[in-house]
Context: one part of a larger RNA
């Protein structure tokens, strides 16, 4: 996954294939208490709204596993080789000044996307000037160490800001500094797949000088010089393939696997590149090539669901274009607050685990039916009717939440849900498979090596407990049984 049946909860869980192609919504924004301007309202006191500069954020949250056998992951280490917005902590500081731009107006190009010229204009936006240390850089000198680029001390030198609200205190910001969590780079060392019908590979290769270049050692890169380096303890090639925590199975040792969760790491239509930035060589930034798709007035232009649903196509097979930011967390704000397919829910599917019911006691030496029979009986069978009950589950009516903080008061998607209670009826809830041996359960009729069964042995050719049906048993049970896969 198929087949054939389905009655309820509850917690899990759902493209394993085509890292195919995507219609259409939404998923990353916030701040007016950093700046001009526009509008709209005004009780003339302000008040709301935003399209531009601007600042933080779109390096996280989700998503997939193409690639990748070592720049990965796991472990254990190094950093005398380094970086860190936001936060926490410590110490100074916050002077004085320029010159532009967008928004806007006006004009002119384009079909559209857009772009272009001339004017105005502000800033926590840019650029000088001052001052400045235990910070940087350079020099001497001392120290600790195997080794200084550490860590004191002297001297030179260069190099910094911004201001907002508030009546005010004050706060929140800038600048630079010390230590810090917390995040990250680099680098050694082991361990984990398959082939030898893959045996030799390498010229930035493999070491030094010098220079460059990074946050940061380092052929990392360049010049030049020397031949190195790596390999039957498996280089190199080639085929598989994300890695672990873990997860099945096993008494264990082991085997298999790497779905959900959680860590890392790679990847974002293919293939290159860089910009910004504390942090990317950036999934829903930007350039540039290519396939492909859409609009075009044919000049040109726009796009990427491996984010949530959803749609075709693959395909044995995988859900709502579904609600809410109440709850946890995130970004942004002084705060109100906005965002937020992260996430909380809630829908689908017996997809899996687990629980529950589908009635109970009592009822004939035993009703009808059926079915088999030696025609006497036998079995279905206390099974049914028929009496007394119960009331889970489902229905139906009242009530109704914890999850919501806080002095207090608002504030629930999920829901009028769990849960309580009350009312009626037994009333709405049983199936598949299988019966020759292994392996638990047999008779009849039909069929006649035919049709058919079958997991092995092996049934079947006119008396088949082995095909069919039909009573019957017998295993399991809102599941059954068949294939596949794994131990």
């Nucleotide at each position: 996954a198929c087949g054939c049946u389905g009655g309820c909860g509850g917690c899990g869980u759902g493209c394993u294939u085509a890292a195919c192609a995507c219609a259409u919504g939404c998923a990353a924004g916030u701040c007016g208490a950093a700046c001009g301007a526009g509008c709209a309202c005004u009780u003339c006191g302000g008040u709301g709204c935003u399209a531009g500069u601007g600042g933080c954020g779109g390096a996280c949250g989700g998503g997939u596993g193409a690639g990748u056998a070592a720049g990965a992951c796991a472990u254990a280490g190094a950093u005398a080789a380094c970086c860190u917005g936001c936060c926490c902590u410590u110490g100074a500081g916050u002077g004085g000044g320029g010159g532009a731009u967008a928004a806007c107006u006006a004009g002119c190009c384009g079909a559209a996307a857009g772009g272009u010229u001339a004017g105005c204009u502000a800033a926590u936006a840019c650029c000088g000037c001052a001052u400045g240390a235990u910070g940087u850089g350079g020099u001497u000198a001392g120290u600790u160490g195997a080794g200084a680029u550490g860590c004191u001390a002297a001297u030179c030198a260069a190099g910094a800001a911004a201001g907002g609200a508030g009546c005010a205190a004050u706060u929140c910001g800038c600048u630079u500094u010390u230590g810090g969590a917390g995040g990250g780079g680099u680098c050694u060392a082991u361990a984990g797949u398959c082939g030898a019908u893959u045996a030799g590979c390498u010229a930035g290769u493999u070491g030094g000088u010098g220079g460059g270049g990074u946050a940061a050692a380092g052929g990392c890169c360049u010049a030049c010089c020397a031949a190195g380096g790596c390999g039957a303890u498996g280089a190199u090639c080639g085929a598989u393939a994300g890695c672990u925590g873990g997860u099945c199975u096993g008494a264990g040792a082991g085997g298999a696997c790497g779905a959900u969760c959680a860590g890392c790491c790679a990847c974002a239509c293919u293939g290159g590149g860089a910009c910004u930035g504390a942090g990317a060589c950036a999934c829903g930034g930007c350039c540039c090539a290519g396939a492909c798709u859409u609009c075009u007035a044919c000049g040109g232009a726009a796009g990427g669901c491996a984010g949530c649903a959803g749609u075709g196509g693959g395909g044995a097979a995988u859900u709502u274009u579904c609600c809410g930011c109440a709850a946890u967390g995130g970004g942004c704000g002084a705060a109100a607050g906005c965002c937020u397919g992260a996430c909380g829910g809630a829908g689908c599917g017996a997809c899996g685990c687990c629980g529950c019911g589908u009635g109970g006691a009592g009822g004939a030496a035993g009703a009808a039916g059926u079915u088999u029979u030696u025609c006497g009986g036998a079995a279905u069978g206390u099974a049914a009717a028929c009496u007394c009950c119960u009331g889970u589950c489902a229905u139906c009516a009242g009530g109704g939440a914890c999850g919501a903080a806080u002095a207090a008061a608002a504030u629930g998607a999920c829901g009028g849900u769990a849960c309580c209670u009350g009312a009626g009826g037994a009333g709405g809830a049983a199936g598949c498979a299988u019966c020759g041996g292994c392996u638990a359960a047999c008779u009849a009729c039909g069929u006649g090596c035919c049709a058919g069964c079958a997991g092995c042995c092996g049934c079947g050719g006119u008396a088949a407990u082995a095909c069919g049906u039909a009573g019957g048993a017998u295993g399991c049970a809102a599941g059954c049984g068949u294939u596949g896969u794994u131990c």
RNAcentral holds the full RNA, with entries from ENA and SILVA. Small-subunit ribosomal RNA, 5' domain from an uncultured bacterium, 487 nucleotides, folded computationally. The coordinates come from a structure-prediction model, not an experiment, and the mean pLDDT is 87. Its Rfam family is "Bacterial small subunit ribosomal RNA".